[in-house]
Molecule: Fluoride riboswitch aptamer (crcB RNA motif)
Organism: Gammaproteobacteria bacterium
RNA sequence: UAUAAGCGUGGUGAUGGAGUCCGCCCACAACCGCCCAAAAAAGGGCUAAUGACUCCUACUGAACC
Numbered sequence: 001u002a003u004a005a006g007c008g009u010g011g012u013g014a015u016g017g018a019g020u021c022c023g024c025c026c027a028c029a030a031c032c033g034c035c036c037a038a039a040a041a042a043g044g045g046c047u048a049a050u051g052a053c054u055c056c057u058a059c060u061g062a063a064c065c
Stems, first nucleotide, its partner, number of pairs: 010025004016056006033046004
């Protein structure tokens, strides 16, 4: 100096916050939704605040006062 492993810490799972659990990644990383169209692009459309569960907030629909 390089590589590998272990421990600790960290990052991350398509729109916010918190708790629990799970997955992925080691920075050249994990991750960065789908459909139509398209050589690439431009353009148009759709679902969802979760990776899963629960709660809060925002948004949407309906009913009642």